This is a predicted structure of a 318-nucleotide RNA (Bacterial RNase P class A) from a Fimbriimonadaceae bacterium. It matches the Rfam family "Bacterial RNase P class A". Rfam classes the family as a ribozyme. The sequence is in RNAcentral, with records from ENA. It is recorded under the gene name rnpB.

Parts: sequence; C1' cells; structure tokens
RNA sequence: UGAGUCGGCCGGGCGGCGGCUCUUCGGCUCGCCGAAGGGAGGAAAGUCCGGACUUCACAGGGCACGGCGCCUGGCGCAAGCCAGGGCGGGGCGACCCGACGGAAAGUGCAACAGAAAGCAGACCGCCCGCAAGGGUAAGGGUGAAACGGUGGGGUAAGAGCCCACCAGCGUCCUGGGCGACCGGGGCGGCUAGGCAAACCCCGCCGGAAGCAAGGCCGAAUAGGGGGGCGUUGACCCGGCCCGGAGAGCCCCCGGGUAGGCCGCAUCAGAGAAAUCGCCGCACAAAGACAGAAUCCGGCUUAUAGGCCGACUCGCCUC
Repeated sequence: UGAGUCGGCCGGGCGGCGGCUCUUCGGCUCGCCGAAGGGAGGAAAGUCCGGACUUCACAGGGCACGGCGCCUGGCGCAAGCCAGGGCGGGGCGACCCGACGGAAAGUGCAACAGAAAGCAGACCGCCCGCAAGGGUAAGGGUGAAACGGUGGGGUAAGAGCCCACCAGCGUCCUGGGCGACCGGGGCGGCUAGGCAAACCCCGCCGGAAGCAAGGCCGAAUAGGGGGGCGUUGACCCGGCCCGGAGAGCCCCCGGGUAGGCCGCAUCAGAGAAAUCGCCGCACAAAGACAGAAUCCGGCUUAUAGGCCGACUCGCCUC
C1' cells in the first nucleotide's frame, strides 16, 4: 500500500423558527390558551420459538398433534446463548458453513439428458453365430447420480469369476479420551447408491386457546319478576276548579345489549393510531433498512454510509 477474515459500536450533532401527541399544573368567554416535562428501533419487522399474564380443562394411562436432536462445561424458568472440542464440507490463509439421530424397518420421489435411474439395464463397441439370436457392465457416450478402485490371473469376449493390495460396510477383540469420537488387529460376504427441510421410525419434552385473553361498571327503549293504584275514572289536557278525553299508571328488583373503565407499562403509549417539517453551521455527505399496539427473552430476515480493535494473503521499500 492492495485485497480480505473476525469481533464490537454508531447509523446523526448543534442552533433558530413552526407544527403533532400524552401527562401534570394554572387561567377563562368551557374548549381553547399558557407553562413544565415525556415522545420509536437495532431491527419496533416476520409472527418462527420460549416465558409472564388470563380464561377453561385436569385421578392415571394411551392415541393424535407440535417442538427439540454431535459432546463437555457454564448462564438461563424455558427457548436459547457463550466457551472449548468431535465429525463432514469449503477457502492458499485468517476463517466460514452444517435440521449434525435413523436410508442393510416400510412406503415414496428423482426434471432434462441418456439404451438403461433401483429386486437394474445392451445404444455404440467387443465376442460367438451363415442368420435369427445369444453372451458381455471391461471401453465410449449421457447425467447431480450408472451398482467399488488399481494390477494380475482367467475367458470366445468379459465379469469379485479368482487372487494381491487399497477404499468402504458388518461383526468380534483391543488401546486412548469424562464424552462426541479417534487408532490398531482378526473374521465375513465381496459392495450395501441419494433424498428423512418426503411420509415415517427412534429418543427427550409439551394440557387448550390467546389482550378481539379476561375483569369491573352499565343505560335509553323493549321484554321478565314482585308490589300498589285504577271504569265509584287512575295517568293526561302547564299550578287549582269546572269540563274534556280515557285504560292503563306508579314504585322496586334482576339479566342482557349500546357504551365506558381496567387489563396497559421503570417518563412513548392512545384512538386505526402522535413522535414531524423548513432554514443555518461544521462536514465528503446527512442519504440505508424501516414506524411501538399487553409485556419480556431469543431466532430469522432487511440495512446507504461510517468508526475502533485483532488477524490473514499479496506487492513495494528499508
């Protein structure tokens, strides 16, 4: 100096003017004014996990459904996070990624290409044969994937058909490690493909629904229950009398509805929802993703630009 990896942080500051909203005071002409104070995020998002809270359910067991799934230690109620490690994959490297139990329980799936895609299969080629046909997975070609690899024997040509070594699998023995797991040896049959973020199987855990949860107050009108008065005229016609008209009227109780309050916040917080705009200054510039709705802890996703620290790989110079 150029590329890059990891970790952490910011994502606007100051001033002026003008708005929006909430709370508490103080005024008055009662819905306005004044003062003081509060007013989005690292993800408020997706609503994917877990918890608080609320209502319902609950002897015990099971089914169904859902969540989680390498090891050790720590934090945490839990989800999950942190540190170290194992295994697999990627990168020259710093380092990164992994739903990381099971595919020799069962079912299912695999575009295109290709002859053939799962108890295999014969297009070309090779061999036998006059031909029909048969044998052959060694060679070619296709594909993400073609039923172990190399060499030798063998054969008409071939093939784990046979043999040696190697890889892989199963099983037994054994060494190391707390463990995931790693290493060594014997035997076996010669080979068992992929996908479980497809159904499914195994292990552990989980009652259900969610703030439109749920709780309290509660009209008018119309129903319901009880009592009283009333055709010997109640109630009504503005207070009284006359007169008129006339079968209802009054009181109490209870439930529901409309509506209101709480739930609801450590100084945002209600309502379909306020948190903003302009100008100036410094500056390279003020520009990303994005707007709380019961609260909290995580996960995931989006994010212009900038700052700090550690490290890696190049190049140049001393």